[in-house]
Context: one part of a larger RNA
Molecule: large-subunit ribosomal RNA, domain IV
Organism: Bacteroidota bacterium
RNA sequence: UCAUGGCUAAGGAACUAGGCAAAAUCGCCUCGUAACUUCGGGAGAAGAGGCGCCUCUGGCAACAGAGGCCGCAGUGAAAAGGCCCAGGCGACUGUUUAUCAAAAACACAGGACUCUGCGAAAUCGAAAGAUGAUGUAUAGGGUCUGACACCUGCCCGGUGCCGGAAGGUUAAGAGGAGAUGUUAUCUUCGGAGAAGCAUUGAAUUGAAGCCCCGGUAAACGGCGGCCGUAACUAUAACGGUCCUAAGGUAGCGAAAUUCCUUGUCGGGUAAGUUCCGACCUGCACGAAUGGUGCAACGAUCUGGGCACUGUCUCAGCCAUGAGCUCG
Numbered sequence: 001u002c003a004u005g006g007c008u009a010a011g012g013a014a015c016u017a018g019g020c021a022a023a024a025u026c027g028c029c030u031c032g033u034a035a036c037u038u039c040g041g042g043a044g045a046a047g048a049g050g051c052g053c054c055u056c057u058g059g060c061a062a063c064a065g066a067g068g069c070c071g072c073a074g075u076g077a078a079a080a081g082g083c084c085c086a087g088g089c090g091a092c093u094g095u096u097u098a099u100c101a102a103a104a105a106c107a108c109a110g111g112a113c114u115c116u117g118c119g120a121a122a123u124c125g126a127a128a129g130a131u132g133a134u135g136u137a138u139a140g141g142g143u144c145u146g147a148c149a150c151c152u153g154c155c156c157g158g159u160g161c162c163g164g165a166a167g168g169u170u171a172a173g174a175g176g177a178g179a180u181g182u183u184a185u186c187u188u189c190g191g192a193g194a195a196g197c198a199u200u201g202a203a204u205u206g207a208a209g210c211c212c213c214g215g216u217a218a219a220c221g222g223c224g225g226c227c228g229u230a231a232c233u234a235u236a237a238c239g240g241u242c243c244u245a246a247g248g249u250a251g252c253g254a255a256a257u258u259c260c261u262u263g264u265c266g267g268g269u270a271a272g273u274u275c276c277g278a279c280c281u282g283c284a285c286g287a288a289u290g291g292u293g294c295a296a297c298g299a300u301c302u303g304g305g306c307a308c309u310g311u312c313u314c315a316g317c318c319a320u321g322a323g324c325u326c327g
Base pairs, nucleotide, nucleotide: 001322002321003320004319005318006317007316008315010313011312014311019308027051028050029049030048031047036041038147052069053068054067055066056065057064058063070074082306083305084304085303086302087301088300089298090297094106095105110145111144112143113142114141115140116139122131123130124129148293149292150291151290153223154222155221158220159219160216161215162214163213164212167211168210169209173205174204178200179199180198181197182196185192186191224242225241226240227239228238251285252282263279264278265277266276267275
């Protein structure tokens, strides 16, 4: 000096990103126990008291009652919850990055859409075959959401999906008008040219798809601008106009979302970029990419308080081990 333990005057979080670490609480019995709540919980809430030994009484006993005794200390050592208030997120128990992340991520019960009539759809495989399933729509697959409560608005123009089949377009194939090459033959000697064999090939016919017509948003997604107006001012219930498929409803809102921003006001502090409650000017919330609440739960995140302490003011001492020096 380091490591691991133990103790510490006065103060008690002033430490620090942050009470990290440590301290404190801790067992059993009795009393007592709030908001809130899904009436189960919350709850061991919080908080208060008791606990040893001796004698007597009751009792089979555990034990209970009465009286007394000792210590600083009686669950006499060890082992054995710290608690409260408020908020965010996720309902919950679970699962996860074996070896830096345990979470607000994943899952979940519940909800919804969609496919599938059974040799099912879906999946693996070249096939046979297999899973699905020795199941049969109260079943099986896919996708999204994620308990519960209250709800889930408008838009089908784009993309997707489903349905339609009149018209347009459209492949191979079918079709074969014609054209070209070759040459029997004819010839006015320039050329013309049957059949055959080749090469090529128009019209016509020809499905799905696409165009087209409808539907569909718990499908992918989207959900405006400008100007004016009330008898103080301000603001605009109201009016005008342009554009759109439709212009964001309820609820929430400086939010895990707010740039300006430490917004403004209130609370908490002597002092608060964090926190809580409001406001709404939402750069750029918003309804199963779910919206808003919510008891319980959480090795979750954030703010505050009580208790407690060497975290600190500010360091000291002790023990054990290591290291260093000497031998």